A computed fold for a 111-nucleotide RNA from Rhizobiaceae bacterium CPCC 101076, annotated as Guanidine-I riboswitch aptamer. Its Rfam family is "Guanidine-I riboswitch aptamer". About the family: This family represents a conserved RNA structure found upstream of the ykkC and yxkD genes in Bacillus subtilis and related genes in other bacteria. The sequence was found by an Rfam model in a public genome assembly. Taxonomically the source falls in Rhizobiaceae (Bacteria, Pseudomonadati, Pseudomonadota, Hyphomicrobiales).
[in-house]
RNA sequence: CAUGGGCGCCGCUAGGGUUCCGGUCGCGAUCCAUGAUCGCGGCGGCUGGUCCGAGAGCAGCAACCCGUCGCAUAAACGGCGGGCACACGGCGGGACAAAAGCCCGGGAGAU
Numbered sequence: 001c002a003u004g005g006g007c008g009c010c011g012c013u014a015g016g017g018u019u020c021c022g023g024u025c026g027c028g029a030u031c032c033a034u035g036a037u038c039g040c041g042g043c044g045g046c047u048g049g050u051c052c053g054a055g056a057g058c059a060g061c062a063a064c065c066c067g068u069c070g071c072a073u074a075a076a077c078g079g080c081g082g083g084c085a086c087a088c089g090g091c092g093g094g095a096c097a098a099a100a101g102c103c104c105g106g107g108a109g110a111u
Base pairs, nucleotide, nucleotide: 008061009060011058012057015052016051020049021048022046023043024042025041026040027039028038029037030036031035064083065082066081067080068079069078070077086106088109092104093103094102
């Protein structure tokens, strides 16, 4: 310099919208009924439940690296211990019902 592969998984939160639930408002129907129930529709500038959800947030597991021990010397495999850093970041576009710190993206760009 060139080429190929890898940079994982699970849970939680910040955050997010509105498919469903609930809520609320309107209309209609039933019941003797002011209220209850059911149906339809509007509303997420409705706290919420379901749901989506961080490379640069949290936590765990796995992988990898180093040391040491075990098996019979190595290898392989396993146990134990340690390491596992740093990270300013658009506009715009994309998906799911929709939006987002999701994906494009450790991108563009900046230093």